[in-house]
Context: one part of a larger RNA
Molecule: small-subunit ribosomal RNA, 5' domain
Organism: uncultured bacterium
RNA sequence: GGACGAACGCUGGCGGCGUGCCUAACACAUGCAAGUCGAACGGGGUAAAGAGCUUCGGUUUUCUACUUAGUGGCGAACGGGUGAGUAACGCGUGAGGAACCUGCCUUUCAGUGGGGGACAACAGUUGGAAACGACUGCUAAUACCGCAUAAUGCAGCGAGGUCGCAUGACAUGCUGCCAAAGCUUUAUGUGCUGAAAGAUGGCCUCGCGUCUGAUUAGCUAGUUGGUGGGGUAACGGCCCACCAAGGCAACGAUCAGUAGCCGACCUGAGAGGGUGAUCGGCCACAUUGGGACUGAGACACGGCCCAAACUCCUACGGGAGGCAGCAGUGGGGAAUAUUGCACAAUGGGGGAAACCCUGAUGCAGCAACGCCGCGUGAAGGAUGAAGGUUUUCGGAUCGUAAACUUCUAUCAACAGGGAAGAAACAAAUGACGGUACCUGAAUAAGAAGCCCCGGCUAACUACGUGCCAGCAGCCGCGGUAAUACGUAGGGGGCAAGCGUUAUCC
Numbered sequence: 001g002g003a004c005g006a007a008c009g010c011u012g013g014c015g016g017c018g019u020g021c022c023u024a025a026c027a028c029a030u031g032c033a034a035g036u037c038g039a040a041c042g043g044g045g046u047a048a049a050g051a052g053c054u055u056c057g058g059u060u061u062u063c064u065a066c067u068u069a070g071u072g073g074c075g076a077a078c079g080g081g082u083g084a085g086u087a088a089c090g091c092g093u094g095a096g097g098a099a100c101c102u103g104c105c106u107u108u109c110a111g112u113g114g115g116g117g118a119c120a121a122c123a124g125u126u127g128g129a130a131a132c133g134a135c136u137g138c139u140a141a142u143a144c145c146g147c148a149u150a151a152u153g154c155a156g157c158g159a160g161g162u163c164g165c166a167u168g169a170c171a172u173g174c175u176g177c178c179a180a181a182g183c184u185u186u187a188u189g190u191g192c193u194g195a196a197a198g199a200u201g202g203c204c205u206c207g208c209g210u211c212u213g214a215u216u217a218g219c220u221a222g223u224u225g226g227u228g229g230g231g232u233a234a235c236g237g238c239c240c241a242c243c244a245a246g247g248c249a250a251c252g253a254u255c256a257g258u259a260g261c262c263g264a265c266c267u268g269a270g271a272g273g274g275u276g277a278u279c280g281g282c283c284a285c286a287u288u289g290g291g292a293c294u295g296a297g298a299c300a301c302g303g304c305c306c307a308a309a310c311u312c313c314u315a316c317g318g319g320a321g322g323c324a325g326c327a328g329u330g331g332g333g334a335a336u337a338u339u340g341c342a343c344a345a346u347g348g349g350g351g352a353a354a355c356c357c358u359g360a361u362g363c364a365g366c367a368a369c370g371c372c373g374c375g376u377g378a379a380g381g382a383u384g385a386a387g388g389u390u391u392u393c394g395g396a397u398c399g400u401a402a403a404c405u406u407c408u409a410u411c412a413a414c415a416g417g418g419a420a421g422a423a424a425c426a427a428a429u430g431a432c433g434g435u436a437c438c439u440g441a442a443u444a445a446g447a448a449g450c451c452c453c454g455g456c457u458a459a460c461u462a463c464g465u466g467c468c469a470g471c472a473g474c475c476g477c478g479g480u481a482a483u484a485c486g487u488a489g490g491g492g493g494c495a496a497g498c499g500u501u502a503u504c505c
Base pairs, nucleotide, nucleotide: 001505002504003503006501007500008499009498010497013374014373015372016371017370018369019367020366021332026330027329028328030327031326032325035074036073037072040071041070043068044067045066046065047064049062050061051060052059053058081285082284083283090210091209092208093207094206095205096204097203100202101201105198106197107196108195109194110193111192112191113147115145116144122137123136124135125134126133127132153177154176155175156174157173161170162169163168182190183189184187211257212256213255218248219247220246223245224244225243226242227241228240229239230238260282261281262280263279264275265274266273267272287308288307289306290305291304310321311320312319313318338364340363341362342361346360347358348357349356350355377407378406379405380404387398388397389396390395411446414440415439416438417437421432449494450493451492452491453490454475455474456473460489461488462487463486464485470477471476
């Protein structure tokens, strides 16, 4: 000098764009943050219309519209948060998978035949303070289960062929096995099943790179390898039985400490050094520890089970909870915001659609926290006014500065007009927002501080103080003439900021 997620002191006019718990991965009141589909299904409710019965109160039934607790489907594994753990194939980069999976989407081929038995809801009985159940009976389906059909699928057997990268890959024959679901507003509809391919997403393996300490020198028994098996989507001590005795390490094993990694960011001429906030990619975690279930996908933040700590309810028998989602509260701290508006846009989930949901997101609020821009007026004006300071008492200086004259209106304030962002056949549709912007009229009015002035380092005098009070980044200053302390006048620097402190280059 530059930088900063900064803080502190003094000060503070406006706008645009960003940024905002770095500390306690501390505990959390309250609200919201993941639903949707009635065009899968039975039932219930409300309303309109029609029909039957009627004691004229009503009741039964049909149809239509809306709605919905339950069964069922898809989603909930995305999006959002945090960085505790992790020195690791975690990340980065480059390869490999002849050892793998992939819902929704796209393309192609083939099919969608015929049956069955249940369980919720509901009704009845019943337990419990509650949370939540138990028993009996009825019922539907795109829920569940057989049967048929089926190969380019899967399994077994067999031979020779082609190819390759060692295990092998591909094509071919025989035998056995495996599927389905309908719905509607009737359409070139949308679903469903099997197979092949693609795309997307994921999983695994390897080369290289990835902090400090030797005042850590030896470490290791599933350890290293083999055979056989289990398990997995798949390879593998991943797991198991047996066998062998190996494997790593001074090119730093093991141990200890610290740490999420990267694109990037800061600095620097570069080499390098430092950092890993915001934004993007990957990883890990969801009170702590463990576990599996469902599923294409989880060992699952707002799912389940167990254990633990904590909090809450209780009729003491038993139950409920998890903000490292968005706001917000307490606490910690030098320190970090609103319990806001909207789904209008972009995107996501569901749905045929209308649409619903979306604290993702778009916006608004707060904060000079940062960057950038603008303003606080412009021109003229000497009697060099008054006043302040100083003085050698002549003057000098503040100083064209003010007053005064003539202008202008950026910003702010007022009035009038007023968007784009909106796309979808048309129509309709804007949270922001009467915002941005444009125009008009009017007033110099409403808007300047902070630090410094001994040298480094731009900028000096007076008074007070008297090694005191104090200053200080280094050298140092102060003991009676202090340009170094305090105040004043003047001056210098930066400016809605200026200084200080911490940290990095």